[in-house]
This is a predicted structure of a 95-nucleotide RNA (Glycine riboswitch aptamer) from Kibdelosporangium persicum. Its Rfam family is "Glycine riboswitch aptamer". The family has 44 seed sequences and 9,425 matches in Rfam 15.1. The prediction has a mean pLDDT of 76. The sequence was found by an Rfam model in a public genome assembly.
């Protein structure tokens, strides 16, 4: 100098399931917006669990876009969104 890899932060794309019910407050009171229960129902923040698979065979370690649904979440907006790409800063590093 630099091809790749880690992480951070930033931009762009990204999906799933109720405009249900009840009660309560407020407002511009035909409406809407908020909290609080009920039942349904998603899963891609996070978590957990199982183990598929990764390491040279075990052992260890490392584990999921599966499981589970504690949490989150279920009109339109949005969205700690997984995951991709793209920059920026750092850190390893083949050559």
């Nucleotide at each position: 100098c630099g091809a790749g890899c880690c992480g951070c932060g930033g931009c762009g794309g990204g999906a799933g399931a109720g405009u249900c019910u009840c009660c309560g407050c407020c407002g511009u009171c035909c409406c809407g917006g908020c909290g609080g229960g009920g039942c349904a129902c998603c899963g891609a923040a996070g978590g957990a669990g199982c183990a598929a698979g990764c390491c040279u065979c075990c052992c260890c370690g490392c584990a999921a876009u599966c499981u589970c649904u504690c949490a989150g979440g279920u009109a339109c907006c949005a969205g700690c969104u997984a995951c991709c790409g793209c920059c920026c800063c750092g850190g390893c590093c083949a050559g």